[in-house]
RNA sequence: UCCGCAUCGAGAGAGGCUGAGGGCCCCGGCCCCGUGAUGCCUCGGCAACCUGCCACCGGCAAGGUGCCACUUCCGGGGUGAUGUCGAGCGAGGAGGAGAGAAGAUGGGCA
Numbered sequence: 001u002c003c004g005c006a007u008c009g010a011g012a013g014a015g016g017c018u019g020a021g022g023g024c025c026c027c028g029g030c031c032c033c034g035u036g037a038u039g040c041c042u043c044g045g046c047a048a049c050c051u052g053c054c055a056c057c058g059g060c061a062a063g064g065u066g067c068c069a070c071u072u073c074c075g076g077g078g079u080g081a082u083g084u085c086g087a088g089c090g091a092g093g094a095g096g097a098g099a100g101a102a103g104a105u106g107g108g109c110a
Stems, first nucleotide, its partner, number of pairs: 001110001003108001005106004013043005021032003025077005044068003048065003051061004072102001084099002089095001
């Protein structure tokens, strides 16, 4: 980096340096910000996945990543479409709530 799977409504603070932007990209909004954005560092914390433990539907721990304003901030687009997947119901067919993709994170194959 590609592919694939899972999750994305909850949770979590301070200090130092820097000094004007930031909330994935675009558009339209709406917010945060010199009472310090952003980035880096230190300490702290949270607990999604991996990991470890237990009396194993769950709980504990915090070792590896990750994360610690606002639902992934909201809507549309990046978008394929009268197409794909598709819960419950249903004998089954039909029907069909909802969902994808884009982004982020984790595990895995390469």

The RNA shown here (SAM riboswitch aptamer (S box leader)) has 110 nucleotides and comes from a Thermoleophilia bacterium. Its Rfam family is "SAM riboswitch aptamer (S box leader)". Rfam describes the family as follows. The SAM riboswitch is found upstream of a number of genes which code for proteins involved in methionine or cysteine biosynthesis in Gram-positive bacteria. Of the family's consensus pairs, 97% are formed in the model. Taxonomically the source falls in Thermoleophilia (Bacteria, Bacillati, Actinomycetota). Its mean pLDDT, the model's own confidence on a scale to 100, is 76.